[in-house]
Context: one part of a larger RNA
RNA sequence: UUGGGCCUAAAACACCUGUAGCCCGCCGAUUAAGUCUUUGGUGAAAUCGGACAGCUUAACUGUUCGAAUGGCUAAAGAUACUGUUCGGCUAGAAGCUGGGAGGCGUGAACGGAAUUUUUUGGGUAACGGUGAAAUGUUAUGAUCCAAAAAAGACCUCCAGUGGCGAAGGCGGUUCACGAGAACAGUCUUGACGGUGAGAGGUGAAAGCUGGGGGAGCGACCCGGAUUAGAUACCCGGUUAGUCCCAGCCGUAAACGAUGUGGACUUGGUGUUCCAGCAUCUUUAUGGUGCAGGAGUGCCGUAGCGAAGGCGUUUAGUCCACUGCCUGGGGAGUACACUCGCAAGGGUGAAACUU
Numbered sequence: 001u002u003g004g005g006c007c008u009a010a011a012a013c014a015c016c017u018g019u020a021g022c023c024c025g026c027c028g029a030u031u032a033a034g035u036c037u038u039u040g041g042u043g044a045a046a047u048c049g050g051a052c053a054g055c056u057u058a059a060c061u062g063u064u065c066g067a068a069u070g071g072c073u074a075a076a077g078a079u080a081c082u083g084u085u086c087g088g089c090u091a092g093a094a095g096c097u098g099g100g101a102g103g104c105g106u107g108a109a110c111g112g113a114a115u116u117u118u119u120u121g122g123g124u125a126a127c128g129g130u131g132a133a134a135u136g137u138u139a140u141g142a143u144c145c146a147a148a149a150a151a152g153a154c155c156u157c158c159a160g161u162g163g164c165g166a167a168g169g170c171g172g173u174u175c176a177c178g179a180g181a182a183c184a185g186u187c188u189u190g191a192c193g194g195u196g197a198g199a200g201g202u203g204a205a206a207g208c209u210g211g212g213g214g215a216g217c218g219a220c221c222c223g224g225a226u227u228a229g230a231u232a233c234c235c236g237g238u239u240a241g242u243c244c245c246a247g248c249c250g251u252a253a254a255c256g257a258u259g260u261g262g263a264c265u266u267g268g269u270g271u272u273c274c275a276g277c278a279u280c281u282u283u284a285u286g287g288u289g290c291a292g293g294a295g296u297g298c299c300g301u302a303g304c305g306a307a308g309g310c311g312u313u314u315a316g317u318c319c320a321c322u323g324c325c326u327g328g329g330g331a332g333u334a335c336a337c338u339c340g341c342a343a344g345g346g347u348g349a350a351a352c353u354u
Stems, first nucleotide, its partner, number of pairs: 004325003007308002012322001014202004021195003025089005031083001033082002035078008048066007092192001093189003096185003104178007111155002115151008126137002163170002207248006216242002221237004259321006267299008276290005281284001303310002327354003336347004
């Protein structure tokens, strides 16, 4: 328990596509379903109001007239709005053309420093590690220097509150294929749109199954320290894993803790991309300045907010649609159903307690 809310108090689904549903631009005509008006029928009685009557009065009761009654039904009309049908439009949306931007995706090829290991040569007594040490390595020659080889993983500088992507996320170079966004245009279609219960797809890390791979790092584990103890922090090792292929899992502080779309509402200052104008020169895919569009930051007006703060990238003013919240604990538990190989995920209570 609502005429309330959802950045931080409980509450925006992790994200996208999309079915039903809901909502939908401008103009003209049509119809009259919704809507509105009038009239008829129906809408029991009690109840309520006026008048009168009966109990001595009142309460109460009765008679009569009236009021009220969500609504249902029939007929006649109205046509602004919503709906139907027809025609038209271009401001929404989509397409086309053009030259640009981008760590967007998939696949392949190539490259780079470092690390580890091995071999060869040089070389001699320590190395390594720490707060200090020890475990550890080393005369079977380590550490260190040089050369060569192999392997796996990663991609320094550029690098930027810079870019791209729906989100997760994406960073060496080149090529191939694929996708999206922005800008510009006297072009095309002509409302084709928005949201979206179910549904489908995508979805970090960890984890799981089968097969490969394994340099470095490293849960678990084994040692050394520290300590009263030390199942830790520090040190020496090291298995799964981390990597690749195929298939599962489906969750995160999946965060901007802020659903999606649209309209409107003073400004200032950075930055990225596009196209334009002006100007400069070394004429270039150039520099500078200006106004425009799209993105991305900071500061701030009005306004909003409990405040922190937000503030044209809104948490302002409105519209459309969806999801969700209702004290704390019990509990994201139990039961049931469903998905999963499992781990577990989804849906999701109550008693009791405070």